[in-house]
Context: one part of a larger RNA
RNA sequence: GGCGUACGGUGGAUGCCUUGGCACAAGAAGGCGAUGAAGGACGUGGCUUAACUGCGAAAAGCUGCGGGGAGACGUAAGCAGUCUAAUAUCCGCAGAUGUCCGAAUGGGGCAACCCAUCCCACUUGUUGGGAUAUCCCGAAAGGGAGGCGAACCCGGGGAAGUGAAACAUCUCAGUACCCGGAGGAGAAGAAAACAAAAGUGAUUUCCUGAGUAGCGGCGAGCGAAAGGGAAAUAGCCCAAACCGGUAAUUGUUUCGGCAGUUCCGGGGUUGUAGGACUCCAUCAUGUGACAGCAGAGGAUAGUGGAAUCAUCUGGAAAGAUGAACCAAAGAGGGUGAAAGUCCUGUACGCGAAAUCCAAAGCUGCAUAGGAGGAUCCUGAGUAGCACGGGAUACGUGAGGUCCUGUGUGAAUCUGCGAGAACCAUCUCGUAAGGCUAAAUACUCUCUUGUGACCGAUAGUGAACAAGUACCGUGAGGGAAAGGUGAAAAGUACCCUUAAGAAGGGAGUGAAAUAGUACCUGAAACCGUGCGCUU
Repeated sequence: GGCGUACGGUGGAUGCCUUGGCACAAGAAGGCGAUGAAGGACGUGGCUUAACUGCGAAAAGCUGCGGGGAGACGUAAGCAGUCUAAUAUCCGCAGAUGUCCGAAUGGGGCAACCCAUCCCACUUGUUGGGAUAUCCCGAAAGGGAGGCGAACCCGGGGAAGUGAAACAUCUCAGUACCCGGAGGAGAAGAAAACAAAAGUGAUUUCCUGAGUAGCGGCGAGCGAAAGGGAAAUAGCCCAAACCGGUAAUUGUUUCGGCAGUUCCGGGGUUGUAGGACUCCAUCAUGUGACAGCAGAGGAUAGUGGAAUCAUCUGGAAAGAUGAACCAAAGAGGGUGAAAGUCCUGUACGCGAAAUCCAAAGCUGCAUAGGAGGAUCCUGAGUAGCACGGGAUACGUGAGGUCCUGUGUGAAUCUGCGAGAACCAUCUCGUAAGGCUAAAUACUCUCUUGUGACCGAUAGUGAACAAGUACCGUGAGGGAAAGGUGAAAAGUACCCUUAAGAAGGGAGUGAAAUAGUACCUGAAACCGUGCGCUU
C1' cells in the first nucleotide's frame, strides 16, 4: 500500500408521516367602486427590535343584538400586569371609527408628500367640521359616469414563426395580441327562412348527416347545409293610415276660424295578406317576461344525539383473553400501539334577536270576434344596378345569398323579395323599426364531498417570514428550506477546559447512537482496531 472484517465519522438516499397541493362533482355566488374600490404606505401591543395576522389616532380594537358557557389577553415562549358567573375570550348579524396614497376628484407632485380658497363652529388656534376635479343628461333642482376584477361573451382592429418539404395565391388564422362594451351569462331570435310537387314552422346547444357535398398554386390543405334524433320551449311591441288635444309653434284671416309642422293620447301590427274605413256583435278567456304586497322554505352562529368493564403484556392499551352492550349511529379524525360503546363526531332530529335570497298565493296591469271590398296605410337615398372589397366551407368562378366604400337609383299589394348566373311556370315569404326567458359558455370566489391523484428533487413557483430572500436601471426573473419526544419531562448538580465551545459523569425518558446540527439513517468519501498479503 492492497483486500477482508468489525466499529465509527461524514452524508442525507430510502421507508414511514402530512399541516400543503392537484383534479373533479353538487350547490351557492357571479361582482367591488365617489357612502372613495382593488392594491398599498405609515402606524398600532406594558415589556414589541424584526416578520406574519388583526386593526386605524376610538388603531390585536369600540357599540347593539343573538349564540355559547369557563376560562381568556393572536402566531409566540417568558416577565410584569390585567379581564371574567354584573357572563369574559370566542362565533354570527347589524352598526361606529376608519391616518395617508391610489379612479383620486381643490391646485401641484419624484404615489403614500407640498401648497391653497370659501363657509360654519368654538376652547381664537400650527384648532375642528364642511365644500371646491372632469365629462354627460337636465331650464334648474338634481342625477349619472370614471377605476378594479380569473375565465366566459359581443364588437372594432389584426400579425408572424410555421405548413406547402423552397416560395408569392393559399396555410397558420380571423389564431396570438391591442382597443371598446356588456352580463351572470353574452350573442342570436319570432321567416322578404328552408324546402321541392311532400312538407316544416323563431333562436340556441348536442348527436348524426360527414370528413359527405363542395372549395383548393384542384397543391398543402380547408370543409358545410338541408334532413333525422335530442335538450329547452314563448312569444311580443312600435312606425303608418284614421280619430282626438284648453300642448308648442308658423302662415293666413272676413277675428268666428282654417291650414301646416312638432309633440302627446287613442287606434293598429300582418301574408289564407292585415289594418284604417262602414256595418254587426261583445267583456268571454287565457297568460305572466311588468309593478306592489306576501313570506312556505333556504343562507349566515348553533344544539340534542345510543352503547364497556375486568385481567395480562407493556413506558403507555385502543392489542390479547374473558364477560357485556348500542346500532336509523360499524363514515372519518383524535387519544402514550390497532377504540362502534374515551373525546370529537356519525345516523336521525331541533334552532335565529338581526341581515339576505325566495316558491305558491293576492292585487294591479296587459291581451279577443264577424261581414263588406269603393278609398287610404303597411318602414327610401331604401331595394336594385355598376365598380372596389368583405362574410358565407366556397380562393371570381356559371356565382347566387348577406354586409357596404364610391356612383346611380325604383315600385306601393294587379306591389315587392327569394327558390345558386339568367328566363319561364310553379312554390315560399312580406325587407328597408324594436324587445324577448330556457336549453349553451366560464370559475377570481364560498360551502360540502370524492379520488386505481402527489407525498417534500413529488404535488402549486410557494406544506416553512413565498412571489419571500436574492438577481436586474427596468420590463422581468425567482429559489432553497418539513419530521426530538406520548409529554419539554429540552439534561439540576459536579468535573476537564481560557471558554456561555466541546466533552466526561449525574439526572429525565420506553429509548439520548431520540439532546433541539434532534425519526429512519443507504452510497460515494474519511478514519480506527484486527486478519491476510506485497